[in-house]
Context: one part of a larger RNA
RNA sequence: UGACGGGCACCCGCACAAGCGGUGGAGCAUGCUGUUUAAUUCGAAGAUACGCGAAGAACCUUACCUAGACUUGACAUCUCCGGCAAUGCUAUAGAAAUAUAGCGGAGGUUACCCGGAUGACAGGUGGUGCAUGGUUGUCGUCAGCUCGUGUCGUGAGAUGUUUGGUUAAGUCCAAUAACGAGCGCAACCCUUGUCCUUAGUUGCUAACAUUAAGUUGAGAACCCUAAGGAAACUGCCGGUGAUAAACCGGAGGAAGGUGGGGAUGACGUCAAAUCAUCAUGCCCCUUAUGUCUAGGGCUACAGGCGUGCUACAAUGGCCAGUACAAAGAGUCGCAAUACCGUAAGGUGGAGCUAAUCUAUAAAGCUGGUCUCAGUUCGGAUUGAGGUCUGCAACCCGACCUCAUGAAGUUGGAAUCGCUAGUAAUCGUGGAUCAGAAUGCCACGGUGAAUACGUUCCCGGGUAUUGUACA
Numbered sequence: 001u002g003a004c005g006g007g008c009a010c011c012c013g014c015a016c017a018a019g020c021g022g023u024g025g026a027g028c029a030u031g032c033u034g035u036u037u038a039a040u041u042c043g044a045a046g047a048u049a050c051g052c053g054a055a056g057a058a059c060c061u062u063a064c065c066u067a068g069a070c071u072u073g074a075c076a077u078c079u080c081c082g083g084c085a086a087u088g089c090u091a092u093a094g095a096a097a098u099a100u101a102g103c104g105g106a107g108g109u110u111a112c113c114c115g116g117a118u119g120a121c122a123g124g125u126g127g128u129g130c131a132u133g134g135u136u137g138u139c140g141u142c143a144g145c146u147c148g149u150g151u152c153g154u155g156a157g158a159u160g161u162u163u164g165g166u167u168a169a170g171u172c173c174a175a176u177a178a179c180g181a182g183c184g185c186a187a188c189c190c191u192u193g194u195c196c197u198u199a200g201u202u203g204c205u206a207a208c209a210u211u212a213a214g215u216u217g218a219g220a221a222c223c224c225u226a227a228g229g230a231a232a233c234u235g236c237c238g239g240u241g242a243u244a245a246a247c248c249g250g251a252g253g254a255a256g257g258u259g260g261g262g263a264u265g266a267c268g269u270c271a272a273a274u275c276a277u278c279a280u281g282c283c284c285c286u287u288a289u290g291u292c293u294a295g296g297g298c299u300a301c302a303g304g305c306g307u308g309c310u311a312c313a314a315u316g317g318c319c320a321g322u323a324c325a326a327a328g329a330g331u332c333g334c335a336a337u338a339c340c341g342u343a344a345g346g347u348g349g350a351g352c353u354a355a356u357c358u359a360u361a362a363a364g365c366u367g368g369u370c371u372c373a374g375u376u377c378g379g380a381u382u383g384a385g386g387u388c389u390g391c392a393a394c395c396c397g398a399c400c401u402c403a404u405g406a407a408g409u410u411g412g413a414a415u416c417g418c419u420a421g422u423a424a425u426c427g428u429g430g431a432u433c434a435g436a437a438u439g440c441c442a443c444g445g446u447g448a449a450u451a452c453g454u455u456c457c458c459g460g461g462u463a464u465u466g467u468a469c470a
Stems, first nucleotide, its partner, number of pairs: 001470002003467003007464001009462005015454002019418005026310008034301002042053002064296007073121001077120002079117005086098002100111004123285002126283003132279002134274003137270001139268001144183006150159003162175004189262004194230007204219002208217002233256001236250005312411001316370007329358002333352002338347003377408001382403007424446007
């Protein structure tokens, strides 16, 4: 100087408390472990692994296993030899036909490409993340981490960065052997909330006319869209304060003290993660640890753990009627009306390269029924028959119909999330994608309760103290 303490003081955080809803019990989905296996490819491991890499394993992917096959190789450059290549035809090969571009010193040469030879080499998802780059997690969006000059100290170092206030903040003010500065904080960026101007189609409809319908004429007010501006700064008033910084209350205002949300992650820590995104040193393989094909496996199943979905019902289930979104996607696509089928879906194809066309929003509201039961709750499992995608659904897809109708009556110890348009609840869309979400990412609808407070638990910051630790 640090680090540590079941030392001390102060401060903060859904850290506790106050509340609401979960997990832990059940069934299933999914990841992991363990076991099994010819193989169940590999990585990730307290917080910071475990719906994680994987935004999607039937083949492919695929790295694993079994069987078979190749050896200058599936891919690149160079050398040598011989051919133009390419188009077209064909299931493929062969054969016929057509027949390229640049330079040119007019001999050719280069590009391009096929076949063969030959080695130099290719190739490796082989090893080492404790040799590395790059990227990432975490402490933590915590308020810290440092430097120059000066001064103090024999020196390691200290000071500045401390103290009194204050702040979300090393934020600002005052004091001060310090004076300044840098990386962080804040602001600048995006989005959302209000208004104005411009513009008015594919969007909108107040007035006039018209229609089944903003449908059409018309309108440019409103809504909306998208470009530019305005607006919030403790600016104003009162109080408190050291006359400071600031804090408390108020006015005006769409919004008030960082308005809400996002992006943004200092010096560093964990020899943290990744050699399997990629790059790369060294080591290793080179008729194989490389490459290709088929089938299988990654989907196994006694047990254990994590994360979710669906429930256990009446604030409900079922039936009928009826209302209101946002955001995003679509030509290898989204697909309306119509017809067929109980349905999944099929036939057919208007319209749409989209403010034009395509998709029932659901919870909600209204009426009926069930009457507290393992039930008209719950839907696992299983049998039968189908649909769709795809070369192909046996291992191993999703969906539909009929039948079947398991556990489950609110969950021990323990444990998680959340402070407002949040939790809870309801549906919608997208990426990946032939097909295959209860996951992920987004979107809107309905919409709470509680916070006295900081004694305690956990994590963090600052000052101080002890230390036989570095």
RNAcentral holds the full RNA, with entries from ENA and SILVA. Small-subunit ribosomal RNA, 3' major domain from an uncultured bacterium, 470 nucleotides, folded computationally.